This is a predicted structure of a 157-nucleotide RNA (FMN riboswitch aptamer (RFN element)). Of the family's consensus pairs, 100% are formed in the model.
RNA sequence: CACGUGUUCCGGGGUCGGUGCAAUUCCGAACCGGCGGUGAUCCUGCCUCUGCCCGAUGCAGCUGCAGGUCAGUCCGCGACCCGAUGGCAACCAGUCAUCGGUUGAUGUGGUGCAAAUCCACGACCGACGGUCAAAGUCCGGAUGGGAGGAUCACGUG
Numbered sequence: 001c002a003c004g005u006g007u008u009c010c011g012g013g014g015u016c017g018g019u020g021c022a023a024u025u026c027c028g029a030a031c032c033g034g035c036g037g038u039g040a041u042c043c044u045g046c047c048u049c050u051g052c053c054c055g056a057u058g059c060a061g062c063u064g065c066a067g068g069u070c071a072g073u074c075c076g077c078g079a080c081c082c083g084a085u086g087g088c089a090a091c092c093a094g095u096c097a098u099c100g101g102u103u104g105a106u107g108u109g110g111u112g113c114a115a116a117u118c119c120a121c122g123a124c125c126g127a128c129g130g131u132c133a134a135a136g137u138c139c140g141g142a143u144g145g146g147a148g149g150a151u152c153a154c155g156u157g
Base pairs, nucleotide, nucleotide: 001157002156003155004154005153006152008150009149010148015029016028017027018026030137031136032126033125034077035076036075037074042068043067044066045065046064049061050060051059052058072124073123081101082100083099084098085097086096087095088094106122107121108120109119110118128140129139130138
């Protein structure tokens, strides 16, 4: 350093006004963006080389490598929902495990050898249940689950 097993911790954001008997649900304006990957972004370090310098353990730059790092709309995953099989349960309900299914949305211009990620402008998207009235932003399942992240211990190479 890599892999395996286990421990502990972490692991989702966002509102004002108007109308109205009533709406953070309508209308107007605003606001928000889970995890891993990718990445001409940017930062740091190192190798080689080049240039500067009287010289130097100094300065600048290209390429490469390593680490870190700004994608809601690219690739994949998670949450929610549906189903199958199995365990617990006399049955049902319920719950746990495994597997399968479902699951939203981006254009134009700029720079450049090269852009779905950079810059500018515009557009678009957002589970289920609840509600004096229709919800990405309120309440609830949820003091839950979770993609994963960090950490320590042990083992293997």
Model confidence (mean pLDDT): 77 of 100.